[in-house]
RNA sequence: UUAUCGAGAGUGGUGGAGGGGAAGGCCCUGCGAAACCACAGCAACCGAUUCGCCAACGGCGGAUGUCAGGUGCUAAUUCCUGCCCCGAACGGGGAGAGAUGA
Numbered sequence: 001u002u003a004u005c006g007a008g009a010g011u012g013g014u015g016g017a018g019g020g021g022a023a024g025g026c027c028c029u030g031c032g033a034a035a036c037c038a039c040a041g042c043a044a045c046c047g048a049u050u051c052g053c054c055a056a057c058g059g060c061g062g063a064u065g066u067c068a069g070g071u072g073c074u075a076a077u078u079c080c081u082g083c084c085c086c087g088a089a090c091g092g093g094g095a096g097a098g099a100u101g102a
Stems, first nucleotide, its partner, number of pairs: 001102005010039005018028003023081003040074003045070002047067001049063006078097001083094004
């Protein structure tokens, strides 16, 4: 810089009080938080596979959960809100921030 973020997927061991980014809420947690480890799982961003096209040893576009190799993830929509706009309200749209990939 760019794409996506309403889907999906947890057990055990160590550990011993925090965690969900901050704030405000609202939650999770001694029926065991964070962190680490093991195993398991989810997922198609990259990669693989496959099809087509081109100015062709490369590039572009499409398709497929067939593959888990590189990452990532496995409470709650990114848990909700915060700023702007529409709206009587419910609500909707956008921005910002954040996360992840390339």